[in-house]
RNA sequence: GCCUUGGUGGCUCAGCCUGGCUAGAGCGGCUGACUUGUAAUCAGCAAGUCGGGGGUUCAAAUCCCCCCCAGGGCU
Numbered sequence: 001g002c003c004u005u006g007g008u009g010g011c012u013c014a015g016c017c018u019g020g021c022u023a024g025a026g027c028g029g030c031u032g033a034c035u036u037g038u039a040a041u042c043a044g045c046a047a048g049u050c051g052g053g054g055g056u057u058c059a060a061a062u063c064c065c066c067c068c069c070a071g072g073g074c075u
Stems, first nucleotide, its partner, number of pairs: 001074007010027004020058001029045005051067005
């Protein structure tokens, strides 16, 4: 240099191919219930520039372009 996979709550990931719901799950965190107390369980809550920028579109996490970061491969 080229090819490829990935980047989405604190962590691990789904959703992207086929554009349209208020962007979801598990774990973790907080509050409450329960308990003599803890754990477990149950209920609720908070937490996201969807890597960055631009474009297309009535509408973009999703399509297109450029760039950044990480893993793998080739020369």

The RNA shown here (transfer RNA) has 75 nucleotides and comes from Methanofastidiosum sp.
Rfam family: tRNA. About the family: Transfer RNA (tRNA) molecules are approximately 80 nucleotides in length. The family's RNA type in Rfam is transfer RNA.
Model confidence (mean pLDDT): 83 of 100.
The RNAcentral record of the sequence draws on ENA.